Small-subunit ribosomal RNA, central domain from an uncultured Selenomonadales bacterium, 350 nucleotides, folded computationally. Its mean pLDDT, the model's own confidence on a scale to 100, is 86.
Context: one part of a larger RNA
RNA sequence: UUGGGCGUAAAGAGCGUGUAGGUGGGACCAUAAGUCUUAUGUAAAAGUGCGGGGCUCAACCCCGUAAUGCGGUAGGAAACUGUGGUUCUUGAGUGCAGGAGAGGAAAGCGGAAUUCCCAGUGUAGCGGUGAAAUGCGUAGAUAUUGGGAGGAACACCAGUGGCGAAGGCGGCUUUCUGGACUGUGUCUGACACUGAGGCGCGAAAGCUAGGGGAGCGAACGGGAUUAGAUACCCCGGUAGUCCUAGCCGUAAACGAUGGGUACUAGGUGUAGGGGGUAUCGACCCCUUCUGUGCCGGAGUUAACGCAAUAAGUACCCCGCCUGGGGAGUACGGCCGCAAGGUUGAAACUC
Repeated sequence: UUGGGCGUAAAGAGCGUGUAGGUGGGACCAUAAGUCUUAUGUAAAAGUGCGGGGCUCAACCCCGUAAUGCGGUAGGAAACUGUGGUUCUUGAGUGCAGGAGAGGAAAGCGGAAUUCCCAGUGUAGCGGUGAAAUGCGUAGAUAUUGGGAGGAACACCAGUGGCGAAGGCGGCUUUCUGGACUGUGUCUGACACUGAGGCGCGAAAGCUAGGGGAGCGAACGGGAUUAGAUACCCCGGUAGUCCUAGCCGUAAACGAUGGGUACUAGGUGUAGGGGGUAUCGACCCCUUCUGUGCCGGAGUUAACGCAAUAAGUACCCCGCCUGGGGAGUACGGCCGCAAGGUUGAAACUC
C1' cells in the first nucleotide's frame, strides 16, 4: 500500500508471441444488472455540525434537528456502462498491382592479406623498443620470384544509409523463407489494444561431445621497466576464438526512455514509395505516406534537457520503485552437467 512516481535522483521486465483478465469504433431497437430517484428500515445513548435553552458568563448540562454509511423490498427514469438483437465502415484483417532492403536458413564460388611447406636468386643480418634484451639466422634467415597447403575475415562501395521484436545482420551467386512500405479500395464486418502465468528467441564469456586450428590470444614461460611489477611494453604461447549437435539465459541486453491510440507551430537533411507540374524524355520544382537524423516554438522539467521518433496534452493495459549499508547476500523453492541463474528476506547499523 491513500498517494506520488519510474531519461540522468529508487524504479521500464533483454525482446517477442499469446492464455486468463482488464479495456474497447459509428447507428438503431429492446432490457434494466451497474447507475440515478422516491418510499420504507437500520446506524443504542453519549460525542460531532447547526438552531434554541439552563447554571451571573464560559467550561459544563438540557432540548430539537442535521450529517455521512449500509441493507432488503416496492415503485419509477433510461443518458452512460453492461447484456441481447439488427446494421455500418473509418479501427483491424484480406485480395490485387508494385518497388526497396547486411531480415533469416542452406549450398556453392571468389580475390586480397597473414602463416606454413617446396624450389630459385642472394648474403649477414633480421626482428623488436622510449632504449634494449629474450627470440629468429651461415644447418643460409630477413628480402625477392615461382609453385603449393590451410584456416579465418570479407578492403573500396559505406552513408547519424538499410533490414530485424530484441540480441543482431556486410564479398558474390543460387534455392527455400519471414516482415515492413506504397498504390488501389476487392472482400470480411470491430474480428481490436494490452497482457499475470505459459511458450519461444536471446551478444560475449562459459560448459558437454565430435571436428578444425591460419591469425589473434586469457592462463603460462621468458625478456625488459621498476624500490617491487604476480601489470602496462617486447618474444613465445595453451584453452578459446571457427564448424556441427546440445546446454547456459546473463550484459552499460542503453534511447539507461514498456506497448497501443488520438491530438498539439515551424525549419532543414537523408532513405524507400505514390501523385502533380515540367519536358521528346530525364533532371529541377510542388505535394503526400512510411522510416531515420539535426535545429527549434508552445508546453514540460529540480535542472540538464525533451520537444509530432515527446520527457507535451489525454485515455487503456502491463511491469517496476518506496532512505543508505547489510544484499541481489542468507535460507527455502524452481532451473542447470557445472559455472551459476531466478525468486528473495531479517537481525544489526547509520